Predicted 3D model of an 86-nucleotide RNA (c-di-GMP-I riboswitch aptamer) from Thermincola ferriacetica. The sequence was found by an Rfam model in a public genome assembly. Its Rfam family is "c-di-GMP-I riboswitch aptamer". Rfam links the family to the GO term cyclic-di-GMP binding.
[in-house]
């Protein structure tokens, strides 16, 4: 200092679905619960997907479409970390 396999120890986190809260939705908070995660820690001014309420545009006849300043980080990516034989 690089490269790659297990196992072990302390332990962490919480998905669906239940009640309640916030929102115009998608989703969030709290609480119970555990399918799973070696990064299910952080980050949304990389990419990706999910909503579409107000404002505006296109149609047309009161509706539809478009649209992110809204969300998702447990989709990829990013950055960081804890333990450890050989």
């Nucleotide at each position: 200092a690089u490269u790659g396999a297990a196992a072990a120890a302390a332990g962490g986190c919480a998905a669906a679905c239940c009640c309640g809260u916030u929102g115009a939705a998608a989703a969030u908070c709290g609480g119970g619960g555990a399918c799973g995660c070696a990064a299910a820690a952080c980050c949304a001014a990389g990419g990706g997907u999910c909503u579409a309420a107000a404002a505006g545009c296109a149609c047309a006849u009161a509706g539809u479409g478009c649209c992110a300043a809204g969300a998702c980080a447990g989709c990829c990516g990013g950055u960081u970390g804890c333990c450890a034989a050989g």